The RNA shown here (Bacterial RNase P class A) has 373 nucleotides and comes from a Bacteroidota bacterium. Model confidence (mean pLDDT): 78 of 100. The gene name in the source record is rnpB. Rfam family: Bacterial RNase P class A. It is annotated as a ribozyme. Rfam's curators write: Ribonuclease P (RNase P) is a ubiquitous endoribonuclease, found in archaea, bacteria and eukarya as well as chloroplasts and mitochondria. Of the family's consensus pairs, 98% are formed in the model. The sequence is in RNAcentral, with records from ENA. Lineage of the source: Bacteria > Pseudomonadati > Bacteroidota.
Parts: sequence; structure tokens; C1' cells
RNA sequence: ACAACGGAUGGGUCUGUCGCUGUUUUCGGUAACGAAGAGAGAGGAAAGUCCGGGCAAUACAGAGUACCAUGCUUCUUAACGGGAAGGGGUUGUAAACGGGAGGUUACGACUACAGAAAGUGCCACAGAAAAUAACCGCCACGCCUCGGCGUGGUAAGGGUGAAAACGUGAGGUAAGAGCUCACGAUUAGUCUAGGUGACUAGAUUAAUGGGUAAACCUCAUGGAUUGAAAGGCCAAAUAAACCGGGGCUUGAGGGCUACUCGCCUGAUCCCGGAGGGUAGGUCGUUUGAGGUGUAUGGCAACAUACAUCCUAGAUAAAUGACAGAUGUUGUGCUUGCACAAUACAGAACCCGGCUUACAAAUCCGUUGUUACA
Repeated sequence: ACAACGGAUGGGUCUGUCGCUGUUUUCGGUAACGAAGAGAGAGGAAAGUCCGGGCAAUACAGAGUACCAUGCUUCUUAACGGGAAGGGGUUGUAAACGGGAGGUUACGACUACAGAAAGUGCCACAGAAAAUAACCGCCACGCCUCGGCGUGGUAAGGGUGAAAACGUGAGGUAAGAGCUCACGAUUAGUCUAGGUGACUAGAUUAAUGGGUAAACCUCAUGGAUUGAAAGGCCAAAUAAACCGGGGCUUGAGGGCUACUCGCCUGAUCCCGGAGGGUAGGUCGUUUGAGGUGUAUGGCAACAUACAUCCUAGAUAAAUGACAGAUGUUGUGCUUGCACAAUACAGAACCCGGCUUACAAAUCCGUUGUUACA
């Protein structure tokens, strides 16, 4: 310098004309409303609706069973399965140590990271065997037609596999084996020291039990359900009629609910048929765990104080269309002009996160390649 990947910033601007949805002022009108003027009108993700909370309704009364989620520690927060900092583990590169097994240090990447030593299941293909290991080999004994065959021992060697029954070395043995020893590894317990803690370091005892829990399961913690079409108020309307069936305290039906019990409610009732009426407004609803700036505390997430700002509210759903100028980037040449590109995407009760989408540009980081020193 270029390329790939990751992260951050920002996500064009202005004018005119005609429209749309709210707000407000003036005028007209009894009012509905109309006219004129002023000012406001999508996002970083408004998206997916995944997690958490606010708010609201329901007897979330109570008991049991089931179901779901989470799973190292501390902190943060309204809360979280989010975030920050840390611990452990796996792994890459580099360096040095050791005869070896193996461990150490530095820098980086990844990590749903309780329990496989409670039980059950599963482990493709290959392989003798995937957890009650003898295929080849090795060793002992027996038979023998001297080629081998049979019985037993053996997990050191070979072979298979993603994974093979603690590893290296020595002793030992018929051959072997933690069978014994030294060193090392892992797991569990105890003690000492350090740390808020996960955990770390050291000492010591015992063991060597393959993997898999985003398999069942066990343990711990948490979870009531519904969802702005929640819900409150006002207005309008009237058929509390007709037909069939059921029920009226010996309880039809309704509510709570994943289910069972149970509890509450319940007669001007419930189910079905045919038919009639209405189908509008308003609150909820945009001032909120709010934004911005500064200071202070904290490694950080974040917190506190002060100042300042008000910034969409539609309801079949406004936020648009056209014209012109200009910004940014690229290409071309006539060097200041043409042409092209300008992404992802559109609020619906609100907020905090997560995830996903995103043109060109700028900045930062990692890796690779090339060139030069």
C1' cells in the first nucleotide's frame, strides 16, 4: 500500500408549488363546522416480537401434580436470560525448562461454564471389544501327521476408531499388568495462607471411576394468566318480544385454570333457531426508570448533582408528489463540466435490552499478501 473480517461514527441539505395528520391564534357561525395565518410531523434499527419491566383486567384465595426458563463469581439495574469487570476451561502463536510423560511464561481467539463418583439410555462407520474388553501378537500346558490345533494366562506391542480402559521410565514376571517404586496427570476430602467471591498457592490422605445432560434425569433458583382488540367514561339503539331445549338452592351456566381438587358467583338465568337495532366519541396516549451538556465518584457497566430542552400521535391509519439547486462518492474528458450512484427500511400503549438488515465514506483493530528500510 492492497485485500478480507470485526468494531465505531454518521445515515445528506436547501427552496418553490400542490396536498395530508395533529396543535395553536384570529374571524364567521347558536352549534356542527368553515376560512385565513403561524408552527410541528418516522428510525438507528420505527423491523423480528426473542428476553425483562411499567400499566391494566381477572377471588393471581389455597393445596397438589405437571410444564417452562436459567445454571462460575462479584457488581450494575425498576428488572432481565441484558451489560461491566473478573475467575476457570479449550485452543493458536512465540519463548525458554525437562531424558521423557509433562508443566511454565507472554500475547491473542473462543467459551450455556451445576452434577457423568445417584440411576436409565445412547455412542454411526470401522473394529475382537464402545465398558461384565483377547482379532493378531506374546507366554504356559496338552495333542501332533512337526505344517499347526486346542485349553488357559496376558491390555506391554500391532491393527480399527472421534474416543480403547491413568502417562513416562525402571524394577518385576512364564509372558504381562499400579503388581511395586520414582516422577508426572486427573478427581475427591482435610489443613494452612491469600482473595468480598469464583478461585489461586502450598502441604497431606485416598482413588484411577471412557464419552454424552442444547438425551431422560438429579440438584438449586425463578416463573399466575391474559395483552391497548387491556381497561374506564359518555353517547346512540332497543325485541326484557317470538320458536325449541335445559335449569331455578338436590345448582343449568359463568369466573379463576395447563390439569385435578378447591374457592367465588349464580335465576329479570343458560344453549340453539329465525329476526330487529346500534356499530360514534373520549380518556388510557405520549413528561418519561426522558433527552442533551458539564462536574464528581467508579477499571468499567453505571451512579449522583447542577444547568438546559419538550421533540410525531395516525385509527384503515397523516408524515407525500412534482420541479429546481446543492453536498458526498465514482467514471470520462474539453480541468470545470457532463454522466452515474446515494443503502436498509415506515411509528401504532410506553420503556430497557438482545438479534437481524444496511450504499458509498471516514476512523480504529486483527489477519494475510507484496514492496522498501